[in-house]
RNA sequence: GGAUCUGUGGCGCAAUGGGAGCGUAUCUGGCUUCAUGUCAGAGGGUUACGUGUUCGAUUCACGUCAGGUCCA
Numbered sequence: 001g002g003a004u005c006u007g008u009g010g011c012g013c014a015a016u017g018g019g020a021g022c023g024u025a026u027c028u029g030g031c032u033u034c035a036u037g038u039c040a041g042a043g044g045g046u047u048a049c050g051u052g053u054u055c056g057a058u059u060c061a062c063g064u065c066a067g068g069u070c071c072a
Base pairs, nucleotide, nucleotide: 001071002070003069004068005067006066007065010024011023012022013021018055026042027041028040029039030038031037048064049063050062051061052060
C1' cells in the first nucleotide's frame, strides 16, 4: 500500500428494515446475626462518527476513525 472482518449499557454478546434485548456486574429491598447464597425490583445505551436511501435504519449505501486477519 491492497483485500477482508469487527465496532451495540461497566464487561461479554444477541437483534438480517418497524417493541433496543440477554447474561454478568452495580444499586435497593425480602429471607439470613453478618457475609455468601437465593428471590423480587430498579438504574445504566447520542447502537464508533458523519452524510445519504427509506414512511421508518443496529440492520442498506458512501466516507472517516479505531482494532483484528491475510497478501505484498